Predicted 3D model of a 266-nucleotide RNA (Bacterial large signal recognition particle RNA) from a bacterium. It is recorded under the gene name ffs.

RNA sequence: UCGUGCUAGACGGGGCGUUAGCGGUGCCUUGAACCCGAAAUCCGCUAUAGCGGGGUUGAAUCCCCACUCGAGGGUGUUUGGUCACUGGUCUGGUGUGUUCCGGAAGGCGUUGAAGGACGGGUCCCGCGCAACGGAAACUCCCGAACCAUGUCAGGCCCGGAAGGGAGCAGCAUUAAGGGAACCCUUUCGUGUGCCGCGGGGCAGCCUGGCCUGAGCCGGAAGGUUCAAGUGCCGCAGGAGAUCAACAUUCGACAGUGGGUGCACGG
Repeated sequence: UCGUGCUAGACGGGGCGUUAGCGGUGCCUUGAACCCGAAAUCCGCUAUAGCGGGGUUGAAUCCCCACUCGAGGGUGUUUGGUCACUGGUCUGGUGUGUUCCGGAAGGCGUUGAAGGACGGGUCCCGCGCAACGGAAACUCCCGAACCAUGUCAGGCCCGGAAGGGAGCAGCAUUAAGGGAACCCUUUCGUGUGCCGCGGGGCAGCCUGGCCUGAGCCGGAAGGUUCAAGUGCCGCAGGAGAUCAACAUUCGACAGUGGGUGCACGG
């Protein structure tokens, strides 16, 4: 130096969590990497820190060490952004109420705005008329076993007789009372009246003609005074979630450098 056989080792690692600790199962990451069995109410082990069974490879691209790089994870009384929460703040804004300005659109107006004086109405009092309602009267009807009237058959009483008397029923009439009718009459009343007369009142409103001749209504934007107020925004604070940065810690993959056998034969 070459060949054959073998051995240590390797056939995934890392972070978090769990644990006295280590490793595994679990979650995440890296990225491609033998199989089977049990494992969260956990499984195995103890500083040589997974266990049991099988397989492949094997001294190097592959095993071991150091350094570099830094995916990703952990921690932070660090810094910043975002989000929702909590209490506070009007010596902030918005919004609310209020005071005073302001006066945009739009509408009405020379077929006459605003204003003025006059009249009428609306309001009050009295009277009248009408309407409606009540009552009375008038009119008609009904209306009394006897104790209402008239006439009183029959019967009754008095009388010698002539005659006289009381009188039921019936008939007629009427009183109290009841009913109808309401044209006319009287009287009382009224949430009545496009009604009439007289008086009063007349602030406001409506209305008529007259005088005069150009305004009147409307109220947007905006500003302002005062007040209350934490609904929203803002402000500073508290506590939290999340993202990023920073610090620190662990660190996969990858890169560079170095290291590592045994036996036999040529």
Overview: Rfam family: Bacterial large signal recognition particle RNA. It is annotated as a non-coding RNA gene. From the family's description: The signal recognition particle (SRP) is a universally conserved ribonucleoprotein involved in the co-translational targeting of proteins to membranes. Model confidence (mean pLDDT): 76 of 100. RNAcentral holds the sequence, with entries from ENA.